Background
The RNA shown here (transfer RNA) has 71 nucleotides and comes from a Candidatus Pacearchaeota archaeon. Its Rfam family is "tRNA". Rfam classes the family as a transfer RNA. Its mean pLDDT, the model's own confidence on a scale to 100, is 85.
RNA sequence: GCGCUGUUAGUUUAGUGGUAGAACAGCUGGCUUCCAACCAGCAAACGGGAGUUCGAUUCUCCCACGGCGCA
Repeated sequence: GCGCUGUUAGUUUAGUGGUAGAACAGCUGGCUUCCAACCAGCAAACGGGAGUUCGAUUCUCCCACGGCGCA
């Protein structure tokens, strides 16, 4: 330099065009003499930009960063 691939919550991840889910972690409450465990609830995310579309996390292009391969 070229090709492929990945990027979603603090972390690990699901989601093939129509309201973004889960687990752990965090916070609040319950239970407990207290703590842990357990139960109920709350908050929290689509890497950046552009395009296509009535509508984009999803499709296309560029960029950034990571991984793999070729040279």